Background
A computed fold for a 72-nucleotide RNA from Micromonas commoda, annotated as transfer RNA. It is recorded under the gene name tRNA-Gln-CTG-1-1. The RNAcentral record of the sequence draws on GtRNAdb and Rfam. Lineage of the source: Eukaryota > Chlorophyta > Mamiellophyceae > Mamiellales > Micromonas.
RNA sequence: GGUCCCAUGGUGUAAUGGUUAGCACAGCAGAUUCUGAUUCUGCAGAUCGCAGUUCGAUUCUGCGUGGGACCU
Numbered sequence: 001g002g003u004c005c006c007a008u009g010g011u012g013u014a015a016u017g018g019u020u021a022g023c024a025c026a027g028c029a030g031a032u033u034c035u036g037a038u039u040c041u042g043c044a045g046a047u048c049g050c051a052g053u054u055c056g057a058u059u060c061u062g063c064g065u066g067g068g069a070c071c072u
Base pairs, nucleotide, nucleotide: 001071002070003069004068005067006066007065010025011024012023013022018055027043028042029041030040031039048064049063050062051061052060
């Protein structure tokens, strides 16, 4: 330098272009318990950035940013 892949709560991971972005772990609060653990209930927290297409974009397109694989 070239080709390709990935980017979603703190972590891991879903979501056919369409109603409030789902689940698990972790966190916080409460219940239970003599205390802790376990268990149960509830709560908060996310789409890498800028444009474009579209009635509507996490999803499609372009350009970037970051990470990775291969080739040179």
Its mean pLDDT, the model's own confidence on a scale to 100, is 81.